This is a predicted structure of a 108-nucleotide RNA (Guanidine-I riboswitch aptamer) from Nocardioides sp. Iso805N.
RNA sequence: GCGGGGCGCCCCUAGGGUUCCGCUGCUUCGGCAGGCCUGGUCCGAGAGGGGCAGGCGAGGCGACGAAGGCGACGCAGCGCUCCACGGCGGGAGAAAAGCCCGGGAGGC
Numbered sequence: 001g002c003g004g005g006g007c008g009c010c011c012c013u014a015g016g017g018u019u020c021c022g023c024u025g026c027u028u029c030g031g032c033a034g035g036c037c038u039g040g041u042c043c044g045a046g047a048g049g050g051g052c053a054g055g056c057g058a059g060g061c062g063a064c065g066a067a068g069g070c071g072a073c074g075c076a077g078c079g080c081u082c083c084a085c086g087g088c089g090g091g092a093g094a095a096a097a098g099c100c101c102g103g104g105a106g107g108c
Base pairs, nucleotide, nucleotide: 008052009051010050011049012048015043016042020040021039022037023034024033025032026031054081055080056079057078060075061074062073083103085106089101090100091099
């Protein structure tokens, strides 16, 4: 210098709105309106938390082998799995968002 990986899933939180419930108001009692209503359901993080799977590392055990060594295979446990500034605009179920485009554009 070039290329590749830094991933995937689940639970939750910050956050988000308003389908449904609740709440509030109105009502001809059939409903209608309100999220500048704390909430329940709901959506929900690359740069928030936890877990699982995966990957990597050293050894152990099993199996192969008469035994030792080496190598590929299987199993469980252990260790590691870092860092991370960021629009405008657009997209989605009712809608919105730290969701998705996106570890993108751009910046350092």
The coordinates come from a structure-prediction model, not an experiment, and the mean pLDDT is 78.